A computed fold for a 1497-nucleotide RNA from a metagenome, annotated as small-subunit ribosomal RNA. Its mean pLDDT, the model's own confidence on a scale to 100, is 85. It matches the Rfam family "Bacterial small subunit ribosomal RNA". Its family is annotated with structural constituent of ribosome and ribosome in the Gene Ontology.

RNA sequence: AGAGUUUGAUCCUGGCUCAGAACGAACGCUGGCGGCGCGCCUAAUACAUGCAAGUCGAGCGAGAAGGUGUAGCAAUACACUUGUAAAGCGGCGAACGGGUGAGGAAUGCAUGGGUAACCUACCCUCGAGUGGGGAAUAACUAGCCGAAAGGUUAGCUAAUACCGCAUACGUUUCCGGAACUUCGGUUGCGGAAAGAAAGCAAUACCGUGGGUAUUGCGCUCAUGGAUGGGCUCAUGUCCUAUCAGCUUGUUGGUGAGGUAACGGCUCACCAAGGCUUCGACGGGUAGCUGGUCUGAGAGGACGAUCAGCCACACUGGCACUGCGACACGGGCCAGACUCCUACGGGAGGCAGCAGUAAGGAAUAUUGCGCAAUGGACGAAAGUCUGACGCAGCGACGCCGCGUGGGGGAUGAAGGUCUUCGGAUUGUAAACCCCUUUCGGGAGGGAAGAUGGAGUGGGUAACCACUUGGACGGUACCUCCAGAAGCAGCCACGGCUAACUUCGUGCCAGCAGCCGCGGUAAUACGAAGGUGGCAAGCGUUGUUCGGAUUCACUGGGCGUACAGGGAGCGUAGGCGGUUGGGUAAGCCCUCCGUGAAAUCUCCGGGCCUAACCCGGAAAGUGCAGAGGGGACUGCUCAGCUAGAGGAUGGGAGAGGAGCGCGGAAUUCCCGGUGUAGCGGUGAAAUGCGUAGAGAUCGGGAGGAAGGCCGGUGGCGAAGGCGGCGCUCUGGAACAUUUCUGACGCUGAGGCUCGAAAGCGUGGGGAGCAAACAGGAUUAGAUACCCUGGUAGUCCACGCCGUAAACGAUGUCGACUAGCCGUUGGAUCCAUUUAAGGGUUUAGUGGCGCAGCUAACGCGAUAAGUCGACCGCCUGGGGAGUACGGCCGCAAGGUUAAAACUCAAAGGAAUUGACGGGGGCCCGCACAAGCGGUGGAGCAUGUGGUUUAAUUCGAUGCAACGCGAAGAACCUUACCAGCCCUUGACAUCCUCGGAACUUGGCAGAGAUGCCUUGGUGCCUUCGGGAGCCGAGUGACAGGUGCUGCAUGGCUGUCGUCAGCUCGUGUCGUGAGAUGUUGGGUUAAGUCCCGUAACGAGCGCAACCCUUGUCCUUAGUUGCCAGCACAUAAUGGUGGGAACUCUAAGGAGACUGCCGGUGAUAAACCGGAGGAAGGUGGGGAUGACGUCAAGUCAUCAUGGCCCUUAUGGGCUGGGCUACACACGUGCUACAAUGGUCGGUACAGAGGGUUGCGAAGCAGCGAUGUGGAGCCAAUCCCAGAAAACCGAUCGUAGUCCGGAUUGCAGUCUGCAACUCGACUGCAUGAAGUCGGAAUCGCUAGUAAUCGCGAAUCAGAAUGUCGCGGUGAAUACGUUCCCGGGCCUUGUACACACCGCCCGUCACACCAUGGGAGUUGGUUGCACCAGAAGUAGAUAGCUUAACCUUCGGGAGGGCGUUUACCACGGUGUGAUCAAUGACUGGGGUGAAGUCGUAACAAGGUA
Repeated sequence: AGAGUUUGAUCCUGGCUCAGAACGAACGCUGGCGGCGCGCCUAAUACAUGCAAGUCGAGCGAGAAGGUGUAGCAAUACACUUGUAAAGCGGCGAACGGGUGAGGAAUGCAUGGGUAACCUACCCUCGAGUGGGGAAUAACUAGCCGAAAGGUUAGCUAAUACCGCAUACGUUUCCGGAACUUCGGUUGCGGAAAGAAAGCAAUACCGUGGGUAUUGCGCUCAUGGAUGGGCUCAUGUCCUAUCAGCUUGUUGGUGAGGUAACGGCUCACCAAGGCUUCGACGGGUAGCUGGUCUGAGAGGACGAUCAGCCACACUGGCACUGCGACACGGGCCAGACUCCUACGGGAGGCAGCAGUAAGGAAUAUUGCGCAAUGGACGAAAGUCUGACGCAGCGACGCCGCGUGGGGGAUGAAGGUCUUCGGAUUGUAAACCCCUUUCGGGAGGGAAGAUGGAGUGGGUAACCACUUGGACGGUACCUCCAGAAGCAGCCACGGCUAACUUCGUGCCAGCAGCCGCGGUAAUACGAAGGUGGCAAGCGUUGUUCGGAUUCACUGGGCGUACAGGGAGCGUAGGCGGUUGGGUAAGCCCUCCGUGAAAUCUCCGGGCCUAACCCGGAAAGUGCAGAGGGGACUGCUCAGCUAGAGGAUGGGAGAGGAGCGCGGAAUUCCCGGUGUAGCGGUGAAAUGCGUAGAGAUCGGGAGGAAGGCCGGUGGCGAAGGCGGCGCUCUGGAACAUUUCUGACGCUGAGGCUCGAAAGCGUGGGGAGCAAACAGGAUUAGAUACCCUGGUAGUCCACGCCGUAAACGAUGUCGACUAGCCGUUGGAUCCAUUUAAGGGUUUAGUGGCGCAGCUAACGCGAUAAGUCGACCGCCUGGGGAGUACGGCCGCAAGGUUAAAACUCAAAGGAAUUGACGGGGGCCCGCACAAGCGGUGGAGCAUGUGGUUUAAUUCGAUGCAACGCGAAGAACCUUACCAGCCCUUGACAUCCUCGGAACUUGGCAGAGAUGCCUUGGUGCCUUCGGGAGCCGAGUGACAGGUGCUGCAUGGCUGUCGUCAGCUCGUGUCGUGAGAUGUUGGGUUAAGUCCCGUAACGAGCGCAACCCUUGUCCUUAGUUGCCAGCACAUAAUGGUGGGAACUCUAAGGAGACUGCCGGUGAUAAACCGGAGGAAGGUGGGGAUGACGUCAAGUCAUCAUGGCCCUUAUGGGCUGGGCUACACACGUGCUACAAUGGUCGGUACAGAGGGUUGCGAAGCAGCGAUGUGGAGCCAAUCCCAGAAAACCGAUCGUAGUCCGGAUUGCAGUCUGCAACUCGACUGCAUGAAGUCGGAAUCGCUAGUAAUCGCGAAUCAGAAUGUCGCGGUGAAUACGUUCCCGGGCCUUGUACACACCGCCCGUCACACCAUGGGAGUUGGUUGCACCAGAAGUAGAUAGCUUAACCUUCGGGAGGGCGUUUACCACGGUGUGAUCAAUGACUGGGGUGAAGUCGUAACAAGGUA
């Protein structure tokens, strides 16, 4: 410090997610030791049991029990214990310490002040006292009541308990007067009045009754301090405006009461105030802080442990005591709950420490000790202390240590993987040497104790000795044995370090995000290996970070979320220029404070660390003091550049009202006139013979404003358009002059605000929602047509919204230019009209810098800045619900959440696509010729059938395809019969030559028997080859996967395209080049050009064919010369010709003319055998289709192994209602039949072609010459030509089918061959919709050959013969190429995608209501308590004239008030028949709304 994720790819916006740190944690797996910490976050739920606050006999009275001693036999008595336990009076403490965080948003907390408005027990300091009396009471005794708790009556008694009296330095109150004063008071002086007390112990003395003195501890009054508090002020302190108004003791005053004290704290009276958009009041949530976690910081979140403050103590209320409480382990009352009960009545409060139950994911022992620290009491010893010190439990956290160290390669075994060679685990182990931490055993053994007590000494301070430790026989030290007892967890697709095998097969499962899994999963599960951390490791939860994703530091708003529809203006914010003053902001210095702990730094102590101790620094804050005067503020006085006023002449659809005019539509009346009009893609509805439409004349009425008219004008926006008049707003320009900052923005507020809509009343020609009809359509509640009502118009009043858009808030300043246009001013020039320059205000187009994600903006900014306002923070849910406000309604405005997704989006790029555009090509259409589709047959396919009808190929690009040839074989299929190391390969062992004759059984495979045969090489050991048997490794598979693959192939397409290097442009994907103008068959070439070059394709090079030449001349040829024959290149010979097969030539737009741009090129011509790639072939770019093929072959993986392998016989692949494709033959006279005659090319041939001859009607047989082929053979070419016949007929066409008889091949023609002869003679008379091929030696037509092959072509591949027609042209169909445009497509239009309905689930709104919580108001009621009153009852201290009084108590009553009750509201939550929409779901239904002109933009 970043990363993943939207896309085919890119940049941006934007969310989601991850890596880090932390935790009072929990859960899963695992677990050796120690130190230091921490440990109910939930039910402030309920609590059994024990303990947690007592102490003092040196305040007081009394006093068991026990012990000792004496007496006594004993019971017992006495004395001592200088009086113990328990209880009582009294004092102090119990208000601390300890717990918890419910409440509380301010009577709280934090920081800093005030208290001249206050208190403070114990402690310290200082001053003065402590005299003398009195009356009771508990304990106790006795009685009574009660189950108990307890109560009551009578009697006795003490005090440091209680009460008078005396005294009063101070003190308090009052009076007089003085000084100072911040005017509130403060401090002196004098006088008057009031108000106190308690003793105890020790020692000494007197002396036995107690006194006296000293000291100490107490007590009383007063001063000061310290400590601790009370009250009060300022500032800060969460969310919500869908809480906007709140308040009657409320705000203030006067007086009184009350308090320690100020104060409406309380009361009476008076006034009507007080708070609030700087957020009152209300609702929700919450103890606050030092600090903790995180972060670079600013911040954000939190407030366990430790420390400060607050609040609370079962819930609510109340006071008493006291220095202090409205009191956790005190009291009273009410309530709920629990317990006891004799039913009458009582008792209780763990949010103290342990512990229990419950709740919960979850949190410990009913431990030891007061040894230390601290606290209460005490003179002290001491007692008490669940504070505290320790121990126990828990890996809950942090820190430290260990589980060994060194050597050790046959790189052991085993595991795993493997290309079978090996690799890895791995120096890891074994083995050798060494050590012994931790743990175990044994022995020793602290510090914490400078304190206390006792004894002794000492004048004292103090000294010596003794004693005393929960932890603890712990830490620590030493010794012993022995590597011995001690490693797991998570991960390994990317982010993110770490990879293979097996299993599974969209299953099981994983997952933080993206996403894995559908038979080769590095993502699931397991194993091996590896990576990370380590006594822990992962997961979950939470917080901060990353997130600059609420942006103060540090974001945005044209199109991504985001400028309010526009203006005026209140509060607020901001504000020109000069000078003076001031000092609030601001700057500097100093003082106080900012508790300690924490953090940081330094040092120190535990072996180290964690931890602890000491010091420093810091704590950015607050308050005070002293300076400064630039800037802001405030104030005073000026200025004119901002702003505004006056004056002048112009421009304008600016607004409002009143009036006027013309064209056109419609309607009415009349004339002329006749059959249609109207409307559409085409029609129909509609109108018209009752006279339409057309045309002419007249009239009525309403609405709208042609031409001018213009990126022209005006207005704040909405908006404004005939002409005239009246009223009226604003802006610009120009000139001088005036005011003197008067300004800008603007939350709320107010006003204006298109269209539609609403209300009332008019008006209504045209147009036209709704509606009706006609069409279209599968449907058509639409688009089109004919009609047509609201409305559109006017007046008045509402509504308040629009893509109210420049999707761009208002104001101001600054920043290159160029070209238009409107208004004003001015200058030049001009006869006029024009024209040109300058300037100013508008309004447009380009464009530099700059900005921007890009597109684009660019002085009219989206540039550079300033001021103010509005708005945004992922998509959906949703601009919706609820609530409020507005509205007559429609609705508007403000405005969420649950839930759900990992995207949604912007701009640009490359493709693809379009019922977008442009250009071009192709037998693509058109023009032609011939077919297919109809018939019969052949063949292939589908389907069906079957034991099997083996398998594959399936739009073009499967279907006479693999198959260049299924009777057996082939053969892969089926049935049956057999074999199991196998039909085939390698290795091992044993035997045998190999091989072969014959017989028998069997369908055969095979089995049994039998005959002949002993081979070759040799170093004499044996070896090679072959056969048989055996064993196991293995063979074998046309079994699966072409979606694991290689190779090969098809197709787009022989279409002209596909790319690269460097450069340049762009943030980038990419672009450029390759686009453009021409041209071409062509990205062919030329020109232009930020491109220049290059590659694969095109073309050419290759083969063949067409012409010529050269060479050569057999098997081919024969012109000339000879010979021979009936005849024939038959022979001699020839090398001319044909031909053969080698090599050359030739064609290149080379030449001429024209067009073109002086180019490329095209057109025409000449010459030429051939002319513009001459014809044909081979040749197939980058790629597409997961195209085809695992059955040619090869091959990964999987599967079978007495079978899915192998052998054999028979069957099947040849089936047959049917459908389709490809062909053959035909339907006839351009023909059939018969007879005669002629002319090819290219091939094949020894398991072969097979001649002549002979036989047969023929297939063929016989025969065997010749030929390993320019020699011989197949081999007769057929159409054609010459004759004859047939005469339009299902025929002398056609030949299917069937019968009989044969031939050939073959082991074998039944299933199931071909051919021959005779006989038979079906359909068919040119073929519906539709569809195919072909542009020249082509189509059409005619025959010939070959491969395969024993035999078996109408197929396939070749060969030649005869030999046409047509092409105007590119509008349309199909396919393709280039450019451009739109796109929401990228699996790419066979795309994407919307809504209803149906089903399931989820959350949510409404809902008659129901239930509960909180709360307002009104009223009733009124426990305990306090205060007031008191005519009842009662009463020790004091007074008394003895009657009584003062004072008190009880009771009663009044006021306040808790619980409770009634009524009526508000609000929140839960629930509710039914209902509304929303979201999500597998391939449901209906349509096709959007994206292309999306087919109606």